[in-house]
Model confidence (mean pLDDT): 76 of 100. The RNA shown here (c-di-AMP riboswitch aptamer (ydaO/yuaA leader)) has 128 nucleotides and comes from a soil metagenome. The sequence is in RNAcentral, with records from MGnify.
RNA sequence: CGCCGAGUCCUCUACAGCGAGCCGGGGAACCACUGUCCCACCGGGGUGAGUCCACGGGCCCCGGCCCGUGGUAGGGCGACCUUUCCGCCCGAACCCGUCAGCUAACCCGGUAGGCGGUCGUGGAGAGG
Numbered sequence: 001c002g003c004c005g006a007g008u009c010c011u012c013u014a015c016a017g018c019g020a021g022c023c024g025g026g027g028a029a030c031c032a033c034u035g036u037c038c039c040a041c042c043g044g045g046g047u048g049a050g051u052c053c054a055c056g057g058g059c060c061c062c063g064g065c066c067c068g069u070g071g072u073a074g075g076g077c078g079a080c081c082u083u084u085c086c087g088c089c090c091g092a093a094c095c096c097g098u099c100a101g102c103u104a105a106c107c108c109g110g111u112a113g114g115c116g117g118u119c120g121u122g123g124a125g126a127g128g
Stems, first nucleotide, its partner, number of pairs: 001116004008020002010017002021111006031101001043099001044096004052071008074090005080128006
């Protein structure tokens, strides 16, 4: 200097702030979904792009779970913006605790971190 991300700014410098901005969750009506009996199986939900599949191994309450490899939904980057192609990278982690559709009023919470370049003008086409 730049990038991912809501994660920035401001204040009387504060382990502070019911300051601004931004992000997320809970929560009516209407709507959506469900709707009776039996059997069997399974908890469910949220943040996030971060899901799903195959193979191998391990554990197992036999429902699944974990690890590894290869793909993949999806996301990001290539230095004004948009878009197409091409190339590269990621495809994690965590939380609530048996409870959650949507949702006006209202209520609650978050505002962490991480990465690259070291003088490099930053792939190609089209449009603005």